c-di-GMP-I riboswitch aptamer from Desulfurivibrio sp., 74 nucleotides, folded computationally. The sequence was found by an Rfam model in a public genome assembly. Its Rfam family is "c-di-GMP-I riboswitch aptamer". About the family: GEMM was predicted in a large-scale screen for bacterial structured RNA regulatory elements. Rfam links the family to the GO term cyclic-di-GMP binding. The organism belongs to Desulfurivibrio, within Bacteria. The coordinates come from a structure-prediction model, not an experiment, and the mean pLDDT is 91.
RNA sequence: UGCAGAUAAAGCCAAACUCAUCGAAAGAUGGGGACGGAAAGCUACGGAGCUUUUAAGCUAGCCGGGUUGCCUGA
Numbered sequence: 001u002g003c004a005g006a007u008a009a010a011g012c013c014a015a016a017c018u019c020a021u022c023g024a025a026a027g028a029u030g031g032g033g034a035c036g037g038a039a040a041g042c043u044a045c046g047g048a049g050c051u052u053u054u055a056a057g058c059u060a061g062c063c064g065g066g067u068u069g070c071c072u073g074a
Base pairs, nucleotide, nucleotide: 003073004072005071012037013036017032018031019030020029021028022027035061041067042066043065045064046063047062048059049058050057051056
C1' cells in the first nucleotide's frame, strides 16, 4: 500500500419520536432521544424514490460510483 472486519481497544455517528427555527412542500438546522451503523464521513456523478411555485428542490441512514479516515490482522 492492497485486502478483510474475526479478535480486541479507544472512540465516533445517530433512526423513530419530541421541542424550537427555516421552507410552498419534500425536507434541513439546533436541543433531547437511540433504532441501528465499520465509513450511517464527504460528494447529487449514474440509477431509484420523494416534493412541487412545473421551474426547481430534497434524500448519501435507498442502490452504485468517486474520494478521505480510526484500530486490528483471524